The RNA shown here (small-subunit ribosomal RNA) has 1392 nucleotides and comes from an uncultured bacterium.
RNAcentral holds the sequence, with entries from ENA.
Model confidence (mean pLDDT): 83 of 100.
Rfam family: Bacterial small subunit ribosomal RNA. Gene Ontology terms of the family: structural constituent of ribosome and ribosome.
RNA sequence: AGAGUUUGAUCCUGGCUCAGGAUGAACGCUGGCGGCGUGCUUAACACAUGCAAGUCGAACGAAGCAUUUAAGGACGAUUCUUCGGAUGAGGACUUUUAUGACUGAGCGGCGGACGGGUGAGUAACGCGUGGGCAACCUGCCUUACACAGGGGGAUAACAGUUAGAAAUGACUGCUAAUACCGCAUAAGACCGCAGUACCGCAUGGUACAGCGGCAAAAACUCCGGUGGUGUAAGAUGGGCCCGCGUCUGAUUAGGUAGUUGGCGGGGUAACGGCCCACCAAGCCGACGAUCAGUAGCCGACCUGAGAGGGUGACCGGCCACAUUGGGACUGAGACACGGCCCAGACUCCUACGGGAGGCAGCAGUGGGGAAUAUUGCACAAUGGGGGAAACCCUGAUGCAGCGACGCCGCGUGAGCGAUGAAGUAUUUCGGUAUGUAAAGCUCUAUCAGCAGGGAAGAAUUAGGACGGUACCUGACUAAGAAGCCCCGGCUAACUACGUGCCAGCAGCCGCGGUAAUACGGAAGGUCCGGGCGUUAUCCGGAUUUAUUGGGUUUAAAGGGAGCGUAGGCCGGCUUUUAAGUCAGCUGUGAAAGUCCGCGGCUCAACCGUGGAAUUGCAGUUGAAACUGGAGGCCUUGAGUGCACACAGGGAUGCCGGAAUUCAUGGUGUAGCGGUGAAAUGCUUAGAUAUCAUGAAGAACUCCGAUUGCGAAGGCAGCAUACCGGCGCCCAACUGACGCUGAAGCACGAAAGCGUGGGUAUCGAACAGGAUUAGAUACCCUGGUAGUCCACGCAGUAAACGAUGAAUGCUAAUUGUCCGGAGGGAUUGACCUCUGGGUGAUACAGCGAAAGCGUUAAGCAUUCCACCUGGGGAGUACGCCGGCAACGGUGAAACUCAAAGGAAUUGACGGGGGCCCGCACAAGCGGAGGAACAUGUGGUUUAAUUCGAUGAUACGCGAGGAACCUUACCCGGGCUCAAACGCAGGAGGAAUACAUUUGAAAGGGUGUAGCUCUACGGAGUCUUCUGCGAGGUGCUGCAUGGUUGUCGUCAGCUCGUGCCGUGAGGUGUCGGCUUAAGUGCCAUAACGAGCGCAACCCCUAUCGACAGUUGCCAACAGGUUAAGCUGGGAACUCUGUCGAGACUGCCGGCGCAAGCUGAGAGGAAGGCGGGGAUGACGUCAAAUCAGCACGGCCCUUACGUCCGGGGCGACACACGUGUUACAAUGGCGGCCACAGCGGGAAGCCAGGCGGCGACGCCGAGCGGAACCCGAAAAGCCGUCUCAGUUCGGAUUGGAGUCUGCAACCCGACUCCAUGAAGCUGGAUUCGCUAGUAAUCGCGCAUCAGCCACGGCGCGGUGAAUACGAAGCCGGGCCUUGUACACACCGCCCGUCA
Repeated sequence: AGAGUUUGAUCCUGGCUCAGGAUGAACGCUGGCGGCGUGCUUAACACAUGCAAGUCGAACGAAGCAUUUAAGGACGAUUCUUCGGAUGAGGACUUUUAUGACUGAGCGGCGGACGGGUGAGUAACGCGUGGGCAACCUGCCUUACACAGGGGGAUAACAGUUAGAAAUGACUGCUAAUACCGCAUAAGACCGCAGUACCGCAUGGUACAGCGGCAAAAACUCCGGUGGUGUAAGAUGGGCCCGCGUCUGAUUAGGUAGUUGGCGGGGUAACGGCCCACCAAGCCGACGAUCAGUAGCCGACCUGAGAGGGUGACCGGCCACAUUGGGACUGAGACACGGCCCAGACUCCUACGGGAGGCAGCAGUGGGGAAUAUUGCACAAUGGGGGAAACCCUGAUGCAGCGACGCCGCGUGAGCGAUGAAGUAUUUCGGUAUGUAAAGCUCUAUCAGCAGGGAAGAAUUAGGACGGUACCUGACUAAGAAGCCCCGGCUAACUACGUGCCAGCAGCCGCGGUAAUACGGAAGGUCCGGGCGUUAUCCGGAUUUAUUGGGUUUAAAGGGAGCGUAGGCCGGCUUUUAAGUCAGCUGUGAAAGUCCGCGGCUCAACCGUGGAAUUGCAGUUGAAACUGGAGGCCUUGAGUGCACACAGGGAUGCCGGAAUUCAUGGUGUAGCGGUGAAAUGCUUAGAUAUCAUGAAGAACUCCGAUUGCGAAGGCAGCAUACCGGCGCCCAACUGACGCUGAAGCACGAAAGCGUGGGUAUCGAACAGGAUUAGAUACCCUGGUAGUCCACGCAGUAAACGAUGAAUGCUAAUUGUCCGGAGGGAUUGACCUCUGGGUGAUACAGCGAAAGCGUUAAGCAUUCCACCUGGGGAGUACGCCGGCAACGGUGAAACUCAAAGGAAUUGACGGGGGCCCGCACAAGCGGAGGAACAUGUGGUUUAAUUCGAUGAUACGCGAGGAACCUUACCCGGGCUCAAACGCAGGAGGAAUACAUUUGAAAGGGUGUAGCUCUACGGAGUCUUCUGCGAGGUGCUGCAUGGUUGUCGUCAGCUCGUGCCGUGAGGUGUCGGCUUAAGUGCCAUAACGAGCGCAACCCCUAUCGACAGUUGCCAACAGGUUAAGCUGGGAACUCUGUCGAGACUGCCGGCGCAAGCUGAGAGGAAGGCGGGGAUGACGUCAAAUCAGCACGGCCCUUACGUCCGGGGCGACACACGUGUUACAAUGGCGGCCACAGCGGGAAGCCAGGCGGCGACGCCGAGCGGAACCCGAAAAGCCGUCUCAGUUCGGAUUGGAGUCUGCAACCCGACUCCAUGAAGCUGGAUUCGCUAGUAAUCGCGCAUCAGCCACGGCGCGGUGAAUACGAAGCCGGGCCUUGUACACACCGCCCGUCA
C1' cells in the first nucleotide's frame, strides 16, 4: 500500500466482499509448565445458610466469674496425745475490702454518612473544564488565646406485678454518670442602634471605637497524661451559582399560570418562586423550545497517517441507587445498602389476634442465558473504626483455589546418521515423494517427577495467611509433554482416488451434470503454534457523508420561475479600537494510562522512578497585517435623469377578410363520401357539385426568419389609449444604497373542478362500420364533456439548455438582430472600431467519454437548492393544502450483487445506400399424382446390427448383405483362449491315414512315424504352465487425422508509425474501376503476409523432332474387296518440346486504372472453355464402426469358433430415381458415324446346337496389333388416338448361368398373363452454350447379382435473359440497439 466482483472487451460511476488490528467474549477440535492480569455484558430476577461494624470498664450503675483483704464458719489432711483432747495446712458457705488483659445486657461516648456493591433512573449544572460565593457549613486533626465556679431533678439497667403464642410491651418502686437542666463568669464571638477611614464588583466589604442585649464547660486517671468549653486561624471535606462542551428524531412547532418579573414575608448553613400573600404580563423557541426515543458522565480504552469513528469491562474521579414509592428523625455530615415510620408487591412464622424480612457486601443457591469462579486461608502486610494502650473488629485488603479468558516466558530434545530401509502415496513402471525424517551411535537435563537445603516480605522484644512457597543443590531417565486451520482466484500451499447438479462446499466471485487442484477421505504441502479455527461486535481499508477530502448536461443529484424577510457574503482610501487572530508569561489541565530514558523480578509480560506529552480552559502583558466594531472621505459596483427597436402585459372596438358549418332560394341529376380495399353514413322527401343571400362561433393565411420580446409559463389580423422591462449615447446627481436568499408572498402550459354564458370547427367517453385468431386499438362514419368567454379553484409537465443566481478573468474567425462613432466617396456600393442580444466553428483548459469551449461543463469568489447502490417507492402511515381529482412532505420490513453512464467491436433490423449470384424475372425440362427400384422414419420382430437427421441426413458410410461379409438373434462348443514372442516343464515327433459321433465347430479311438551330434546336447514340432491377449463395448462433449458447410464468397491479418486514458481505430475509408481488398487516383499512413490472379493439368491453332502395333498423298505391285505388300515420313494420329493472346494495334470516352466497337489481324479477344487448387474462421457440425489414441467398462465373456435365422418384415409417411401415360411415338426392316476404357481362374474372334438366356468345339491377345464391340438416337415402312400394336407391374409355366448352396433371398431367357397410369393440387428442383434436353457406350466393386445407383465417355443439340421493384443468400459503407448463447436474442403481463 491494496485486491475480487457489472462487460464479448473498455473507461467511468457505484454498491457488495476480502486481506489488518481489537474484545470482560462464546462455540468446535486439541491441551505440558510457570508468571502477571482477568472472570453474570442476560433477570436493578428471587434468595436457604454463614460471615461482611463495631469498639470503649481510663465516662456510669448493677450483676456474674476469678483472684484477693477482713470477719464468721459447717468440715477438716497432718502431727502430738494422758485418747479426754490439742495442733491446725486446707476449705464448702455467708458477709466485707480490693483487684482483673474476665463475661456481656443496659445508660453514655465515638463510629454505623467511610470502606464494599450496582448502573435501574438521569439528556440534567448530572458530568467535564474554567471561574465565582461581598450568599455558605465543616466532627475527628493542627496552631493561638482564654476558661472549667456552684447546684438540681430524673431515667434505663434492676426488683415486683401484669398483657401476649411470639415480636414486643404496660404499670409500680429503687439508682449512677463525660446522660439531662437552670444559675454564675466571659472577649476583639453573635444580635440591635448609630459613626469615622479606606476599598470594591451592584447588593456591599474591611479596620477602628461607642451604647444596649445574649450564650459555655465534664470529668477520668496507672499521676505520665487523656478528655471538656468558647473564640480566631489553618487544613480537610462538602453546599450553592455561572461561562463553554455533552446522542437521535421536525412524520414532535409552538411551550408555559408559580409560569416570568417585582414588593413584603417565611424557610435554609446559605442565594433563590425554594414556599406564601399582593401587583404586573411576562418568559422560552427555527442558534430547535416542548414532546418522544435512547443513555450514568469523565480520565481513559480500541482503531486510524491524521482529522476522526466506536466504546465507557477491569483501575481511578464524580453522580445516582439500595425490594417499589413516599417521609422525616438523629447527627458535623444522611433524607441513611446491613437505621426509623407509612403505603404497595412478594416470602416466612403464627395459638389467626398479630408479627418478621430485604445479598446491586463476600462466598453460595435457584432462575434466565451462548456464557462468567470457592458456601477457602489470614488479619502477617497496607488501610479503616473504637480505645490512653494492650487489643478487638474489618469477605476492605493480602493470599490461595477454579477457567488457555487474555498477555508474556519456557519446553516437548541436540549432534552424527543413505541401504536414500520398511510402510504409505504416486508413477511414463525407469522412478519420484515422505526423507536425515526413522532406526542406530554419541550427548544434554529446561519443565515435570525424586531427594536435601531453604528465604526476603517484620516494624515494635516477639508473633508470616501465602509456605516447606520462590530459589539453590544432587542423583536419575529421551523418557511424561502437538495440535489446529487451510491448499480455485483474492491468498502462502497439488496430486491420485471416491462421488456424478447427488452428497455437499461457499467471505465475494462461484464449484459439483463421469477425467472436480473448489465436495469427501487420503498422500504431500503452506501458515500459525499451547494453541488453531468459527461466530458476534467495533474501527480500518471506505476520499462510500468528503473540515482535512466528493459531487449535481447524459451515471444518484439544480428548486418550474420570480420578488423578498432572517441569515451568509460584500468595492477604494484613511484614522481609531482590540472582539476574532498572533506572540510571551502565569495558573490549571489529579493519579494511573500513552511515549522516551534509567532501574527491579534470570528475560519478558508486570512493576518502580524521572522526563515529555496532555493539542484544552482561564488570567495577564503586548502586536495591529487580515476579519469584525466606530469615525471621516471617494466613485469604478448599484441607482436617478433624453431619442430609437420590440408577437412584453391587461383592456376596448356594431373593426377586417379568407375558410368552415348551417339556413333560404336558384341551376342540376344520381350518386356522394370514405379507404390499402371496403362498409357504416348522406341522397329521388333531390344529396354531392355550383351560384346568390344570410347567420354563427372560433382561429388569424402570406409576411415568417438559428427573427424579436418576456423571470419562467408563454406571446403573432388591425386600430385606440394605458402599464412594464431591456439595450445604446452622454457623464449631471446620490455615494456601497450591493449579491444571494431558508421561511413567506405573488406568477405558473395542458388536462381537470365550481358557477354562469357560448358552442362554427375539432373532439376523450360512447355508438356503428372495418381490420384481426381476438381488436375494449391503430383506419372510417357520427358524437357528449371539453375546446371559447367571465369569475374562482387547482399548482403539476421530458415546466429541458435534462446545465440555479451573481461578479471578475481567459486565443481567434464568421453570420444575424437592436444601437453608437469614425473613414471614404461623384450622396453609389463599402471599410474600420465599439456596446448589448442571438447562432456557427474552434485554441488553451476541462471532461469517464460524448462533448463544453467569453451565452463554459475553463480559471476563481459568494449564496441558495439537491445527491449518497438497485428494487420495494415517490409507495405506506402521519401531518399540511384542496370542493374533489389530487398535490406537498416522505419511510421501513424484505430482497438482489449488481443497477447505471459514455464509448468500442461484432451480430441483428418487417433502417438506408452501393453491388453480386440460375436469387428473381424470361425460357427449357423435371419432381409432387401412377407402378416399380432404392434409402429413411414409423411399426413389427428372437433379431429386424450400427452410424448419418434443416440447408450441410435420407441410390448417405455401402465402389456389390444367399453362406462369408456381420457387428444383430437362437442354438451348440472353447477359456493361453484365433495368431505370434519369451521363459520353464514333459514328450518324441512333425506329418500322413483310417474310423466313430455330430448340423457343423468340436469331441472320441486307432495305425504308421524325427534330424544332426564332438554323445554333454542342439534343432524342429506337439502338449502343459506363466507373462504379454481380445472387445465393431461407452465417451466425436477428452482427442489426432480426415470430411461437410458458409464459399472459389473476397475477404482475414501483421510490422512500424500516427490517433485514442482505454477497449480499439487508421492502414482495409472516399471517388472511379474490376470476376476479385483487381487496379488507379486521393489520403497519417508506409509496407508486408494468408487469400484473388498467375505458375500446374486437359482442351481449341500452328511449328519442330520421332514414325510402330497408327497413317497412305505421290511411285510401284496386288485383290472380289481391304495400307494387303514394296515403300514413304507428306497428311491424320500418337508422344515430347515449343510458338501463340498482351487491351499489343486502331477509333471513341476517361486524369489514370480501365471501358467500349458485329473494328483490324487472328484458330482463339478481353479470365477462350474445363479441372485441380478452398484464406482467418463458424457450426462443442460428422466420424472412437476405416485407422490411431486418453480415460472408463467386460475377462468360462461385452472375447472366440460353428450351424441356422436376421440385416430383404409391412396398415403407413417422406426423400432420391427408373419406366410410362404415347404419333417429336410404338413395332418391323435397312445401313452409316464415336470416344473413354477393360481383358489371363480373363476378354473371347470364328464354327456348330438352341426361339433365347446359353452350351460344345476353338484361333488370337498380358494387347495403338487380338477380343469386349452391336454404338444409339438416324432413315424407310406400318399403326391412327384407343387404356390402344401405348404402358409394362403382377402372376402362372418352362428354362439358362454363377456358386458348397438360389426356400427365406440372385440375375438372365422363352411362352403366357397384361395392373395402375390419358401429363399430375398446394408447392417445389435443375439449367445461360457445345449448356439444358435427348441418345447410347465404358469402368470400379464383383463367383453371381437385386446397378433403374455411382464415376466417366462421346453422338445429336436448343430456347431465353426486358430488367433490377420485390423473395433467398452473400459482400462493402452507414445508422439504431436495453442483443453478445449475439433476433431461434432480450423481455413484459396474466395464469399454473